[in-house]
RNA sequence: UCUGUCAAGGGCAAACCCGUCGAAAGGCGGGGACGCAAAGCCACCGGUCUAAGGGUGACCCCGCGGGCGACCGCCGCGCGUGGCGCCAACGAUAGCGGGGUUGCCAGGA
Numbered sequence: 001u002c003u004g005u006c007a008a009g010g011g012c013a014a015a016c017c018c019g020u021c022g023a024a025a026g027g028c029g030g031g032g033a034c035g036c037a038a039a040g041c042c043a044c045c046g047g048u049c050u051a052a053g054g055g056u057g058a059c060c061c062c063g064c065g066g067g068c069g070a071c072c073g074c075c076g077c078g079c080g081u082g083g084c085g086c087c088a089a090c091g092a093u094a095g096c097g098g099g100g101u102u103g104c105c106a107g108g109a
Stems, first nucleotide, its partner, number of pairs: 001108004011036002016031006034095001040101003044098003047093003054087004059083002061080001062078001066075003
């Protein structure tokens, strides 16, 4: 430095369940094993997930005064501590990929 077919000793632990933290995505601890030769570590790049806070709207709700209309109602403006939709990480993911970094055993050069 390359490889992981074999051996030995081991290591990690998906889904799911329980507890806990978090708005959520998800994290952590215990149980549990689908898998993993870096499934050790690091959010630098891309992807994906979430959307509390923020932004936004030919929408809904609410309020206001004015105009129109015979009435149902319509138009305009305003505000929000509201609903819904959309946008969007500073959040998350290292078991999505790339990159960085460290490393056990065996074999090869």